The RNA shown here (c-di-GMP-I riboswitch aptamer) has 78 nucleotides and comes from a bacterium.

[in-house]
Parts: sequence; structure tokens; C1' cells
RNA sequence: AGUAGUAAAUAGCAAAACUAGUGAAAACUAGUGACGCAAAGCUAUAGGGCCUUCGGAAGAUGGCAGCCAGUUGCCGUU
Repeated sequence: AGUAGUAAAUAGCAAAACUAGUGAAAACUAGUGACGCAAAGCUAUAGGGCCUUCGGAAGAUGGCAGCCAGUUGCCGUU
């Protein structure tokens, strides 16, 4: 510098559900929990998409990164 994950090592994250709190909702935060994850790290007007409220429609100033995407990076490997 490249590659992409069969095996190994070291760490990491944490779905559903339940409890408490916040919120109009979607959803979020904390705890328990472990379905899974080689980026399940980060990025949400300034890429697409989805969810929610209101709305006849268009359309978020609310959300989702564990949908795709962008970007950085550990171990292994070449």
C1' cells in the first nucleotide's frame, strides 16, 4: 500500500422483551438481556431510502447509521 474474512487471538457493540425516565408520536436514554454484527465505529437540511405527527396533496424544522451509501479504523492475510 492492497485485499476482504476460512481459521485464530485480543478487545468491542448489543436485537427482541422487561423495568424506569423523556417525548404528541416515531423514537431516545439508563439498567437487565443477547438476536446478531469484521465496521452493529462516526456521518441524518446540504446522497438515496424508511418511520412518525399534522395534512386533501405537496411537504418535517421530529427521528432511524442494526437499510443502502459516504468516511475512518483493529486483528488476520497478501
Of the family's consensus pairs, 94% are formed in the model.